[in-house]
RNA sequence: AUGUUUAAAUUAGCGCCAUGUACCUCUAUUGGGUUAAGUAAUUUAGAGGUUGACGAGGUAGAGAGUUAGCGAAGUGUUCGGCGGAUGCUCUCUCGUGCACUUGGGCAUGUUAUGUAUCGAAAAAAACUAUGGGUAACUGUAGAACAACAGCGAUACAACCAAGAAAA
Numbered sequence: 001a002u003g004u005u006u007a008a009a010u011u012a013g014c015g016c017c018a019u020g021u022a023c024c025u026c027u028a029u030u031g032g033g034u035u036a037a038g039u040a041a042u043u044u045a046g047a048g049g050u051u052g053a054c055g056a057g058g059u060a061g062a063g064a065g066u067u068a069g070c071g072a073a074g075u076g077u078u079c080g081g082c083g084g085a086u087g088c089u090c091u092c093u094c095g096u097g098c099a100c101u102u103g104g105g106c107a108u109g110u111u112a113u114g115u116a117u118c119g120a121a122a123a124a125a126a127c128u129a130u131g132g133g134u135a136a137c138u139g140u141a142g143a144a145c146a147a148c149a150g151c152g153a154u155a156c157a158a159c160c161a162a163g164a165a166a167a
Stems, first nucleotide, its partner, number of pairs: 014083004020079001022050007054071002060093007094109005100163005113157007127142006
């Protein structure tokens, strides 16, 4: 260094990139210049490398479909490709709400009805410092600031039928 076996931990902006594009270095070439030579931008080729999503949040079961929602940074690549995914839509089953039960209906998913308003809480990168690398870039540490969802409070709206209970 490679392979096999066993165990543990970690991941869904998650994993991989031989190959596209981009970027860096080296070699040669073009080109320019010169008495001669060296050096820059530019052209082409080869070799080797770098990057290729910053977090928050998220799974009732089975099946099908689908370009899978949120904000931050940046505006040149967080581009592009392959694989995957807890998102969304529909069907069925099971459950929850409609102030007791059952059946239906509508909505919904264990944080379990919808809408609106207010409130609380809360991130990493970018950045800075420091180390590694010729460079592109990268390790470690520190600190500020979000949105969707969820949490709390308030308001409005939650149906049809039968039965039970109370008066």
GlmS glucosamine-6-phosphate activated ribozyme aptamer from Variimorphobacter saccharofermentans, 167 nucleotides, folded computationally. The source organism's lineage runs through Bacteria, Bacillati, Clostridia, Lachnospirales and Variimorphobacter. The RNAcentral record of the sequence draws on Rfam. Rfam family: glmS glucosamine-6-phosphate activated ribozyme aptamer. The literature on the family includes a 2004 paper in Nature by Winkler et al., "Control of gene expression by a natural metabolite-responsive ribozyme". Rfam links the family to the GO terms catalytic activity and regulation of gene expression. The family's RNA type in Rfam is riboswitch.